[in-house]
């Protein structure tokens, strides 16, 4: 340098323009269970008590509404050269 794939929570890994605080998994936290532990169930895991806010690599943009659409820049990976 040219083709391609991808970037998403604390890791991993779904995600159809609204039903997505966002599937599943790990991992943490609590609680059952156990003589303790493992292990196996429940529940919980941004922030807030709520109502609401915030957020999917970054900045802009379309739209009534974007994680998803578009430009554009960073970055990873494959494959050619």
């Nucleotide at each position: 340098g040219g083709g391609c794939a991808g970037g998403u929570g604390g890791c991993c890994g779904a995600g159809u323009g609204g039903u997505u605080a966002a599937a599943g998994g790990c991992g943490g936290c609590a609680g059952a269970c156990u003589g303790u532990a493992a292990a196996u169930c429940u529940g919980u895991u941004c922030c807030g008590g709520a109502a609401g806010g915030u957020a999917c690599g970054g900045u802009g943009g379309u739209u009534c509404g974007a994680a998803u659409c578009c430009a554009u820049c960073c970055c990873u990976g494959c494959c050619c050269a």

Predicted 3D model of an 81-nucleotide RNA (transfer RNA) from Peptococcaceae bacterium CEB3. It matches the Rfam family "tRNA". It is annotated as a transfer RNA. Gene Ontology term of the family: triplet codon-amino acid adaptor activity. The prediction has a mean pLDDT of 81. The source organism's lineage runs through Bacteria, Bacillati, Bacillota, Clostridia and Peptococcaceae.